[in-house]
RNA sequence: GAGUUUGAUCCUGGCUCAGAAUCAACGCUGGCGGCGUGCCUCAGACAUGCAAGUCGAACGCGAAAGUUCCCUUCGGGGGGCGAUUAGAGUGGCGCACGGGUGAGUAACACGUAGGUAAUCUACCUUUGGAUGGGGAAUAACAACCGGAAACGGUUGCUAAUACCGCAUAAUGCAGCGGCACCUAAUGGUGACAGUUGUUAAAGCGGGGGAUCGAAAGACCUCGCGUCUGAAGAGGAGCCUGCGGCGGAUUAGCUAGUUGGUAAGGUAAUGGCUUACCAAGGCUAUGAUCCGUAACCGGCCUGAGAGGGCGGUCGGUCACACUGACACUGACAUACGGGCCAGACUCCUACGGGAGGCAGCAGUCGGGAAUUUUGGGCAAUGGGCGCAAGCCUGACGACGCAACGCCGCGUGGAGGACGAAGAUCUUCGGGUCGUAAACUCCUUUCGAUCGGGAAGAACAGUUUCCGGGUGAACAAUCCGGCGAUUUGACGGUACCGAGAGAAGAAGCCCCGGCUAACUCCGUGCCAGCAGCCGCGGUAAUACGGGGGGGGCAAGCGUUGUUCGGAAUUACUGGGCGUAAAGGGCUCGUAGGCGGCCAACUAAGUCGGAUGUGAAAUCCCCAGGCUUAACCUGGGAACUGCAUCCGAUACUGGAUGGCUUGAAUCCGGGAGAGGGAUGCGGAAUUCCAGGUGUAGCGGUGAAAUGCGUAGAUAUCUGGAGGAACACCGGUGGCGAAGGCGGCAUCCUGGACCGGCAUUGACGCUGAGGAGCGAAAGCCAGGGGAGCAAACGGGAUUAGAUACCCCGGUAGUCCUAGCCCUAAACGAUGAGUGCUUGGUGUGGCGGGUAUCGAUCCCUGCCGUGCCGAAGCUAACGCAUUAAGCACUCCGCCUGGGGAGUACGGUCGCAAGGCUGAAACUCAAAGGAAUUGACGGGGGCCCGCACAAGCGGUGGAGCAUGUGGUUCAAUCCGACGCAACGCGAAGAACCUUACCCAGGCUCGAACGGCAAGUGACAUUCGGUGAAAGCCGGCUUCCGCAAGGACACUUGUCGAGGUGCUGCAUGGCUGUCGUCAGCUCGUGUCGUGAGAUGUUGGGUUAAGUCCCGCAACGAGCGCAACCCCUGUGAACUGUUACUACCGGCGCAAGCCGGGCACUCUGUUCAGACUGCCCUGUGAAACGGGGAGGAAGGUGGGGACGACGUCAAGUCAGUAUGGCCCUUACGGCCUGGGCUGCACACGUACUACAAUGCCCAGUACAGAAAGAUCCGAAACCGUGAGGUGGAGGAAAUCGUCAAAACUGGGCCCAGUUCGGAUUGGAGUCUGCAACUCGACUCCAUGAAGCCGGAAUCGCUAGUAAUGGCGCAUCAGCUACGGCGCCGUGAUACGUUCCCGGGCCUUGUACACAC
Repeated sequence: GAGUUUGAUCCUGGCUCAGAAUCAACGCUGGCGGCGUGCCUCAGACAUGCAAGUCGAACGCGAAAGUUCCCUUCGGGGGGCGAUUAGAGUGGCGCACGGGUGAGUAACACGUAGGUAAUCUACCUUUGGAUGGGGAAUAACAACCGGAAACGGUUGCUAAUACCGCAUAAUGCAGCGGCACCUAAUGGUGACAGUUGUUAAAGCGGGGGAUCGAAAGACCUCGCGUCUGAAGAGGAGCCUGCGGCGGAUUAGCUAGUUGGUAAGGUAAUGGCUUACCAAGGCUAUGAUCCGUAACCGGCCUGAGAGGGCGGUCGGUCACACUGACACUGACAUACGGGCCAGACUCCUACGGGAGGCAGCAGUCGGGAAUUUUGGGCAAUGGGCGCAAGCCUGACGACGCAACGCCGCGUGGAGGACGAAGAUCUUCGGGUCGUAAACUCCUUUCGAUCGGGAAGAACAGUUUCCGGGUGAACAAUCCGGCGAUUUGACGGUACCGAGAGAAGAAGCCCCGGCUAACUCCGUGCCAGCAGCCGCGGUAAUACGGGGGGGGCAAGCGUUGUUCGGAAUUACUGGGCGUAAAGGGCUCGUAGGCGGCCAACUAAGUCGGAUGUGAAAUCCCCAGGCUUAACCUGGGAACUGCAUCCGAUACUGGAUGGCUUGAAUCCGGGAGAGGGAUGCGGAAUUCCAGGUGUAGCGGUGAAAUGCGUAGAUAUCUGGAGGAACACCGGUGGCGAAGGCGGCAUCCUGGACCGGCAUUGACGCUGAGGAGCGAAAGCCAGGGGAGCAAACGGGAUUAGAUACCCCGGUAGUCCUAGCCCUAAACGAUGAGUGCUUGGUGUGGCGGGUAUCGAUCCCUGCCGUGCCGAAGCUAACGCAUUAAGCACUCCGCCUGGGGAGUACGGUCGCAAGGCUGAAACUCAAAGGAAUUGACGGGGGCCCGCACAAGCGGUGGAGCAUGUGGUUCAAUCCGACGCAACGCGAAGAACCUUACCCAGGCUCGAACGGCAAGUGACAUUCGGUGAAAGCCGGCUUCCGCAAGGACACUUGUCGAGGUGCUGCAUGGCUGUCGUCAGCUCGUGUCGUGAGAUGUUGGGUUAAGUCCCGCAACGAGCGCAACCCCUGUGAACUGUUACUACCGGCGCAAGCCGGGCACUCUGUUCAGACUGCCCUGUGAAACGGGGAGGAAGGUGGGGACGACGUCAAGUCAGUAUGGCCCUUACGGCCUGGGCUGCACACGUACUACAAUGCCCAGUACAGAAAGAUCCGAAACCGUGAGGUGGAGGAAAUCGUCAAAACUGGGCCCAGUUCGGAUUGGAGUCUGCAACUCGACUCCAUGAAGCCGGAAUCGCUAGUAAUGGCGCAUCAGCUACGGCGCCGUGAUACGUUCCCGGGCCUUGUACACAC
């Protein structure tokens, strides 16, 4: 920095990722080289080999093989060489180093700085002195003996640089005595003059002239060694300051403990040890205890500060099977020494012995996991040695391992509008891709062949030269020019040659974070996943393919660390509501602290010196072809110590001051606290009186009380508790809390005043006290109230809410408990920072007769608000602002304030207070919606007021269910169910059975073949179909046309997905809403506008307003209708004139009227009055055919419902292709125990029947409407005038008039059934409608419930049309006739606006 809490936002907060690193491991893969690194686990056990020896110039002994000589009894024996040997032994030095490991250790173990005046130091260096003279043993060896072995014993011999005395001795050590200097001190140092005592030694080798000696040798000299001093270097011991882990759910620990005296012990101080004496010592600045851990230089990370780590390299420590112990030694309590004990392993003759890989290799085991039982001392270093040299698993090198870092390569250039192949495709093409092929070129690395280093210089030996020592030209030592000799790695590095692109690329990822996209498969399966999350049929997230991205001899994964994480915040966080202020006060330690002066110099600052090992890091050079790596130099190592200096601030110590703090005096305020007494009202109870049937209680009731007299009412009495009014965001108190009145005792605050003290202050871990209610203990008290409990109700239940009762308790005294939303969810203190307005207490001023009023100071308590702060809400001189001081507390949610432990409590329980596990969130504030049995305002046939229905009956129709070979499919709350379907007997038709077709029923392209096809005829058949017969045209020809057959590319599918889609539609809803631009406000989501006051049918209009405008909706514009005008004048009309006629616009005039149709007019709150009127607008009125959108229609905003439709059409994807396609016969969609929806007809008298009589509108008509006339009871038939229609067909019914019926299953009702018919049609069996005759079912107005409708509406009456051969139409769409009721908005339902709450947002 990013992802992740939400619909969105800001914040808080956790989780996760990108980075770097690694002693790593695992998966896939693997060409080369260099430099590094390699048991983190069982400090588990170990076979085998090696890892510490060396010195003959300390010492004694002393082989063998072999060879040679002599002797021989031929068995052999002896001598020389081998041999200054091997070998063991005595002795010296080393073995305390080097190498390994990290178990233990929280400690002077480590780091750092010091001390040692409290010490030691082999070998080494420098320097002084000395090295005299004696003695006694012992191993080896030999002999004997014991033992299985390991090993041991006895006797005997022998040497030394082994051992022991003696001598000498100092600047050694010890004692005694004074002097000078230093030190805080025990004390130390120095120079003296001293004095007493005490302590050493070892020889070996080389050379040599003279002299001495029989010789050895003495003697001289050199070297090595030895002894004794002094000094140095390096090393070691001890002591001290400071520094570096966790836990207080470890708070007290300690008897050698702390100190002293004396002694012992040590190289040395010291309780190190012992005796005695004293009673100390350590600890909240964390003792003791528990857990963990070797420490550091450094390494990793990080901007840094930090955090993590301590493997390789370097320093220190500790350990060496476990535990303890000492010996030797300069050094050890000793890895490859010893002893004892233990465990384990091995050997054994069972008596007894042996062993210690945390050395190098290696084995087993453990484990995710870590190498060769190799070569060399050539180099470096170490031990011994005079040296040569020997030893050295230290080391230098090889090997194994991509374990890490670094470097190189796997080829380079050219090469197509771009091969093949693969893949995708919109079928055109795109991509892999200059990639390949192909052409030219190069040859690192590897392989082969050839050459071939540096690392080597010392030491040694030696020629020569120079120098030292020396009597010496000897020997010896030092230096030098040469010569000679030494290489594990290794025939390695490196160089050269030839050949040839030849031998050399993988891994992970591609939804977002995060760089990189498509196809197929799969279908919440298989699987993926670091977090969020993908997968339920179109998956860029699974698996595969293609393509792409990243890194590359590696790439991923896993583990771990730091980072990001300001997520423990020193740098650098917080605590009103997100986690977080202790319930409150007092106060201990601690922290912090007013003004002035001089002093000091601990903190602080500066300078210098020492140290801060090397390596590492950084800089600069240099060496390997480069780099990694290595070498040199520098810087740095932020630290510590010492010395000198500075003195502002802090501290210390001194003196002073008054403003902080306290005291004093004078005032008044107050439910502050404790104790005692008193009072009235009310409830209840008791007694008595009056009085009678109820009372009480609730939403309604009941339990309960009451005729044994309640309730009510009056009088008297008892008892307990609480104190109405005053009373107030009024007062007091630290908080909890405190309320009748009076008295006594008592705390604090406030105001005013001058006086006194002189910083006496603030905070406050632990600690102490106080601490509502409930609860506990003991004793009282008990009126009312009231957990528990009983009863009555409510309810599905009701362990509740409501009601009737009722015990603890509530009250008092003494004692516990110690918690609360103990809240201002806001710790205490101090200072500073614009204001306004209340209120309580005390003062001052002014005016006044008088402050109650006006101005003002201090203290308290509220509200509103500036700056500022805050995530926002909000806070705002009573801060959540600006600062300082101190305390408490927080670090994701859950688990959990739980468990365990401790502590307190009589108990209840309190305080303290985890972890495992689990989740990716949990949360705060605010926003927009939605919702609420929240509020306000307002609409709607929403309710109410009415009318008529549905739900009951019969029938029709649709649906469910069921049945069936099939009962095709879809539609399912409103918004499916007389819906798609404005017409299922065949057809339709999609379904079922049976038959038959396969380029197919229709259509396009290509190729080949045939010559027809159609029509017609024959056979068969249920039909479709199949079989057979007949059989071309144009053109001279080439060829063409048409048709069929065959093949092929397309066809065809009412098969699936309406949750892949277009289009169309339903619905909320004709509800009044939905948005935008700019501006403004807000960190932001968003808000504002659109809210508010009015008004409207309306976001309609007006006013106001940080908004100003605009868009889609509303309205209007369109159509029909209502009035009129102009024009038009037939087929309509007929006032007037004429004609004819029984009559009738019948005919001729006529366009006046009606009407047809076109164009206009008209209505706009325009006018008048009126309003709590500002306007908008409302109410009333006039005029008018119509009045406030006149009535009706069309018209449906942003959007919602993954609403409906793949079967109307279109369409992606999937599926079928002799079938899921196409044809045909028959059947089915009409099946029927049932259930539901929608209609029709009724149940009758506002009716039914009969007769008579009157009045419409709209619509359709040529395969059609069909007149007159005739026939039939009728449906209908015959007939065919007229009509493509204002011309013809053409006629309403209810109503009205008259008559009948007389309340009945009827003269209601018409189902059902029988019979006879008519019509349509190829055909009415399944399965049509209609007519006539006969039959005459249910039904007497419909339970719960429920629907429609506000005016020409409901209701009621008929008429027409589409579809259509006919019809199931009682449906749908239209038309006209007759023609009713609404106080109102409390409630139900739906909706709109504002507001409020929300833990809801797939939104109750």